Background
This is a predicted structure of a 72-nucleotide RNA (transfer RNA) from Candidatus Physcosoma equi. It matches the Rfam family "tRNA". Taxonomically the source falls in Candidatus Physcosoma (Bacteria, Spirochaetota, Spirochaetia, Sphaerochaetaceae).

[in-house]
């Protein structure tokens, strides 16, 4: 330098045009003498950034950024 992949909650990930979700973690309550386990409820997201397409974009297109890989 060329090409490909990944980027979504604190962490690991799903979701692939119309509701942003799961597990773990965190908070409160119940349970216990206390802790752990268990149960109930809850908070937490500019979906990497900027444009474009569309009635509508996490999702499709282009560029950029970061990381990983292949080739040179």
């Nucleotide at each position: 330098g060329a090409c490909g992949g990944u980027a979504u909650a604190g962490c690991u990930c799903a979701g692939c045009g119309g509701g942003a979700g799961a597990g773990c973690a965190c908070u409160u309550c119940c349970u216990u003498c206390a802790c752990a386990c268990g149960g109930a409820a809850g908070g937490g997201g500019u979906c990497g950034g900027c444009a474009g397409u569309u009635c509508g974009a996490u999702c499709c297109u282009g560029c950029c950024u970061a990381c990983c890989g292949u080739c040179a």